[in-house]
RNA sequence: UUCUUAUCCAGAGAGACGGAGGGACUGGCCCAAUGAUGUCUCAGCAACCAGCCUAUUGCAAGGUGCUAAUUCCAGAAGGGAUUUUCCCUUUAAGAUAAGAU
Repeated sequence: UUCUUAUCCAGAGAGACGGAGGGACUGGCCCAAUGAUGUCUCAGCAACCAGCCUAUUGCAAGGUGCUAAUUCCAGAAGGGAUUUUCCCUUUAAGAUAAGAU
C1' cells in the first nucleotide's frame, strides 16, 4: 500500500508553544484572534487486541486508539408519515482495531 472481518447514538481536557484556518471529500451546519486546527507535556477515557477475575455492564491500562457536536448532518438506493419537513432500512465513503499481504 492493498485485502478480509468487526465496530462507529457510550466515555474522556488542562497547560505550554504557535498564529490561521479547521471539522477526510462535496453541500449544509458548526468551531476559531475570548487563539481554533496542529505539536509537546501532563492528565483522562476504555472501542479493539493482549492480561487478570468471582466470567459480569468487572479489574487494569501493556499494544493501538480516542478526549466539540451520533462518523456533526446529508450524499447512493428503497420505504413510511401528520409531506416547506420529519422518520426508518440497506449500501457507499471515512475512521479505528485485529488478521493477512